[in-house]
The prediction has a mean pLDDT of 84.
The RNA shown here (c-di-GMP-I riboswitch aptamer) has 89 nucleotides.
RNA sequence: CCCACGCAAAGGCUAACUUGUCGAAAGGCAGGGGCGCGAAGCUACAGGGUCUAAGGGCGGGUACCCGCCUAUGGCAGCCAGUUACCGAU
Numbered sequence: 001c002c003c004a005c006g007c008a009a010a011g012g013c014u015a016a017c018u019u020g021u022c023g024a025a026a027g028g029c030a031g032g033g034g035c036g037c038g039a040a041g042c043u044a045c046a047g048g049g050u051c052u053a054a055g056g057g058c059g060g061g062u063a064c065c066c067g068c069c070u071a072u073g074g075c076a077g078c079c080a081g082u083u084a085c086c087g088a089u
Base pairs, nucleotide, nucleotide: 004089005087006086012037013036017032018031019030020029021028022027035077041082042081043080047079048078049075050074051073055070056069057068058067059066060065
């Protein structure tokens, strides 16, 4: 230096739940919290998967409501892609 590895040290992140806030929802952001994580960093039309359905389409009953379909909205802590820190081994 490279590859592997993560029972050590250093350093980092933060699930559920919860408070505030934004959103139609899924979910996001900020605070608390800490299950866990060797990429729990980043990437969401141009890989797969998955959640939601405002708007739109179709159908039913009929000024409203219900059902089905649909991402242009999300999820990277599902797989994947990509870049990288530390060094007991």